[in-house]
RNA sequence: AGCGGAUUAGAGCAGUUGGCAGCUCGCUUGGUUCAUAUCCAAGAGGUCGCAGGUUCAAGUCCUGCAUCCGCAA
Numbered sequence: 001a002g003c004g005g006a007u008u009a010g011a012g013c014a015g016u017u018g019g020c021a022g023c024u025c026g027c028u029u030g031g032u033u034c035a036u037a038u039c040c041a042a043g044a045g046g047u048c049g050c051a052g053g054u055u056c057a058a059g060u061c062c063u064g065c066a067u068c069c070g071c072a073a
Stems, first nucleotide, its partner, number of pairs: 002071006010025004019056001027043005049065005
């Protein structure tokens, strides 16, 4: 050089057949408590790795590139 997989919120991960981007934990605020924890409610936080292409519409399909893991050599 070759083959396969992964990349989505601070962390871990879903997202099935292309059609409103989600879950758990964490964070912030409020409630509860003498207070803390627990518990309850609300909220913030995302150029979906990067760049192109297809499409009315792309996290999803196609191409190239980057990083990581593995196979083979």
Notes: Transfer RNA from Candidatus Symbiothrix sp., 73 nucleotides, folded computationally. It matches the Rfam family "tRNA". It is annotated as a transfer RNA. The organism belongs to Candidatus Symbiothrix, within Bacteria. The coordinates come from a structure-prediction model, not an experiment, and the mean pLDDT is 83.